[in-house]
RNA sequence: GUGCAGGGUGUUUAGGGUUCCACCGCCAAACGGGCGGGUUCGGUCCGAGAAACGCCACCCACGGGGCAAAUUCCCUGCGGGCACACGGCGGGCCAAAAUCCCGGGAGAC
Numbered sequence: 001g002u003g004c005a006g007g008g009u010g011u012u013u014a015g016g017g018u019u020c021c022a023c024c025g026c027c028a029a030a031c032g033g034g035c036g037g038g039u040u041c042g043g044u045c046c047g048a049g050a051a052a053c054g055c056c057a058c059c060c061a062c063g064g065g066g067c068a069a070a071u072u073c074c075c076u077g078c079g080g081g082c083a084c085a086c087g088g089c090g091g092g093c094c095a096a097a098a099u100c101c102c103g104g105g106a107g108a109c
Base pairs, nucleotide, nucleotide: 007056008055009054010053011052012051015046016045020043021042022040023037024036025035026034027033058081059080060079062077063076064075065074066073084104086107090102091101092100
């Protein structure tokens, strides 16, 4: 200097805004609504690579079974492993915003 890898997903949490509901203000009080407010600590909703818990995948090892055969292929079970991780600007999605996506990016070490 270059390459490969650091997997997927569910339920949550930090966090997020305001489509709907609620709440607040004003108007109307025929009607069972209209306008505005997220500088409203709420419900629905979005939601983390660097957050939590779990499942799956993958790797190692051992046991059981299958097949003509097996250390080699397939199925299954128990156990272990699955590390580390500072991070803009700007853009994008949905109603909108965000630690969501671009992105383990640019950059730094």